Context: one part of a larger RNA
């Protein structure tokens, strides 16, 4: 891992409460007990409980009554009166209450055959070396110390085997081993190894203390029990069809992944237009926008005003900067507003539409309290985040189908089933690939299109607007470009051209107290400026600037391979813009058949009637998570009623056939004793998932 079987809303209650069905009914019902009975069929049994009266804390009063001195007030009540029992549904409550799952805790025992420690008693430790104490000689002295020799055999001494530990390496890792081999290594007469007996127990023990050991288990051992502990938390939870269908939000919360209660589904009544739209009649201070209309803010610039300060001068006055206030200009705000919108909101106001339609209203039953993304208005962050937090929408969530090359939230559009039928939406029509190599007029050369920003740009379209020119523009080209003057001033020098200040005149066709190169400094060359000449073309064209605008260039560097149209490929486009015609192109519209649910109508049939059922037509419907409702299949048992079986039950396989669906039905083989239909009633009633449980492989 596959296969089989086995596996999860159950069940007790005289407990609550709604629905339905039934019985009696201002009543309703009994309970224990008794009696009975094959069986709780029945019978007795009225204690007792619901209902028939409320008010008030009570005393108590009563269709009132409380509050109060007290109402004409206020509360809660009567007056428009139904209940109670049995049953059966669905939920809620006590219980293990849908199953499985804990770390844990608490009792009572059971272990020290392992390991710790201690107790008795016992055993073991080749060999080699080293050479304290201490004796004796000898020497030595006054007599010691002391030196020397021999002797001598201590020691948590040394080397080192047994034994004993495990420090390092490597191998082993479904091993030889639930800790081993190999090889190097510590101790190795000791706080040494070690055998047998015995001895401490778990809220304890041991413990040269490692939270270390206490039988492969130790931050509290094991095994039974309390025990189905508890789990707001993970996981599972078994057939089908049909109708409706949500939430991720508010308030509370030792609350935040949990509940409660509203909100939003769903069921059953019940209301009757109140939903929806439109007009009308109001609400409003947000976009805007505005500033002598207020708070604030805030930039230049005036000055007849008030007022502080510095400089100059004798003064007078002058200047120079500041504050207030004011005037002019331009301007600024979520917590300014003299103003003001669209959208929105309120109506008990009139009007339309629609009635299978929203809207309300009570009860029963839920889920839902994690939301996502885009569009918009906004607050926090960086006017960052696939970011976070409101608000309005919308999709997704719970939505398939077409488009975006692939794509949960984008765009078209909401799939009841068929069908080799028609139109169309988004989007698209060279080929991949289904329709246009369409029309008309215009841009683009960048493969721009098919990725980027400031900034650049004499790429080109287009449009406005200034100058200039047959008195010859504009560019070229050939010539002039003087004088006072080397202006003054500075400077070594300053002469058009280091600087500073002036910036005239004259003489001309024109020429600056000089544009720029150059010298030390002049000189030299050059331009502005001006004639000449040339060209264009014969009546119109040229030139030269500026501004807007469409469409391009440049700006532009990344990691496996082209990789920034899905690809080919595309160039008067197969690219852009503007306007047209066809065409494709969804499960979307239309056509046809079925099918269902709902409403009406009809007709038949049942029933005393309410009504149900059947069948025809007509409308409007039939995505669906979580939940809700409704109808049904199939398993095991009972029981009633009719049947089937050795002329072959159940069970297995099975051509085939029927039904909307779960399912049924079966020729025939196989098997070899039981078995199913139909009305009804109980349920250990359904498997793919739970690291499910057991078997088998």
């Nucleotide at each position: 891992g596959c296969c089989a079987a086995c596996g999860a809303g159950u069940u007790c209650g005289u407990u609550u409460g709604u629905a339905c069905g039934g019985g009696c009914a201002a009543g309703g019902c009994u309970a224990a007990g008794g009696a009975g009975u094959a069986a709780g069929a029945u019978c007795u049994g009225g204690a007792g409980c619901c209902g028939g009266a409320g008010c008030g804390a009570a005393a108590g009063c009563g269709a009132g009554u409380c509050c109060g001195a007290a109402a004409u007030g206020g509360g809660c009540g009567a007056u428009g009166u139904a209940g109670u029992c049995c049953g059966u549904a669905c939920a809620a409550c006590u219980a293990g209450a849908c199953c499985c799952g804990a770390a844990a805790c608490c009792g009572g025992g059971u272990g020290a055959g392992c390991u710790u420690g201690c107790c008795a008693u016992g055993g073991g430790c080749a060999g080699g070396g080293u050479g304290a104490a201490c004796g004796c000689u000898a020497u030595g002295u006054a007599a010691a110390a002391g030196u020397a020799g021999c002797g001598g055999g201590a020691g948590g001494c040394c080397c080192g085997a047994a034994c004993u530990c495990a420090g390092c390496a490597g191998c082993u890792a479904u091993g030889c081993a639930a800790a081993g081999c190999u090889g190097c290594g510590g101790g190795a007469u000791g706080a040494c190894c070690u055998g047998u007996g015995g001895u401490a127990a778990g809220g304890g023990g041991u413990a040269a203390c490692a939270u270390g050991c206490c039988u492969a288990u130790c931050g509290a051992a094991c095994c039974c029990g309390g025990a189905g502990a508890u789990a707001g938390c993970u996981g599972g939870u078994u057939c089908u069809c049909c109708u409706c269908g949500a939430a991720a939000u508010a308030u509370a919360u030792u609350u935040a992944g949990g509940u409660a209660u509203a909100g939003c589904c769903g069921g059953u009544a019940c209301u009757g237009c109140u939903u929806c739209u439109g007009g009308u009649a109001g609400a409003g201070g947000u976009a805007g926008a505005g500033a002598u209309a207020c708070u604030g803010a805030a930039u230049g610039g005036g000055u007849c005003g008030c007022u502080g300060g510095g400089g100059a001068g004798c003064a007078a006055u002058c200047u120079c900067u500041g504050g207030c206030a004011u005037c002019c200009a331009a301007c600024c705000a979520a917590a300014c507003u003299c103003c003001g919108a669209a959208u929105u909101c309120u109506a008990u106001c009139c009007a339309g539409c629609u009635a299978u339609g929203a809207g309300g209203u009570a009860c029963c039953g839920a889920g839902u309290c994690a939301g996502a993304a885009c569009g918009c208005g906004g607050g926090g962050g960086c006017u960052a985040a696939g970011c976070u937090c409101c608000g309005c929408g919308c999709u997704c969530a719970a939505a398939a189908g077409g488009g975006a090359a692939a794509g949960a939230g984008c765009c078209c559009a909401g799939a009841c089933c068929g069908c080799c039928g028609u139109c169309u939406a988004a989007g698209g029509u060279c080929c991949c690939u289904a329709a246009a190599u369409u029309u008309a007029c215009a841009c683009u050369c960048a493969g721009u299109g098919g990725g980027a920003a400031a900034g650049g740009u004499u790429g080109u379209g287009u449009g406005a607007u200034u100058c200039c020119c047959a008195a010859a523009a504009c560019a070229g080209u050939c010539a002039g470009u003087c004088u006072g003057u080397u202006g003054g001033c500075u400077u070594a020098g300053a002469a058009g051209c280091a600087g500073c200040c002036a910036u005239c005149a004259g003489u001309u066709a024109a020429a600056g107290a000089g544009u720029g190169c150059g010298u030390a400094a002049c000189a030299g060359c050059u331009c502005a400026c001006u004639g000449a000449u040339c060209u264009a073309a014969u009546u119109a064209a040229g030139g030269a600037g500026u501004c807007a605008u469409g469409c391009g260039c440049c700006g532009a560097a990344a990691a496996u391979a082209u990789a920034a149209c899905g690809g080919g490929g595309c160039u008067c486009a197969a690219g852009u813009g503007u306007a047209g015609u066809a065409c494709c192109g969804a499960a979307g519209a239309c056509g046809c058949g079925g099918a269902u649910g709902u409403g009406c109508a009809u007709a038949g049939c049942a029933g005393c009637g309410a009504u149900g059922c059947u069948a025809u037509g007509c409308a409007c419907g039939u995505g669906g998570u979580a939940g809700a409702g409704g109808a049904g299949c199939g398993u095991u048992c009972u029981a009633g009623c009719a049947g089937c079986g050795g002329u072959g039950a159940a069970g297995c396989g099975a051509a085939g056939g029927g039904g909307g669906a779960a399912c049924c039905c079966g020729a025939c083989g196989u098997g070899g004793a039981g078995c199913g239909g139909c009305u009804a009633g109980a349920a250990g009633u359904g498997a793919g998932a739970a690291u499910g449980u057991u078997g088998g492989c």
Model confidence (mean pLDDT): 83 of 100. Large-subunit ribosomal RNA, domain II from an uncultured Candidatus Berkelbacteria bacterium, 697 nucleotides, folded computationally. The sequence was found in a public genome assembly.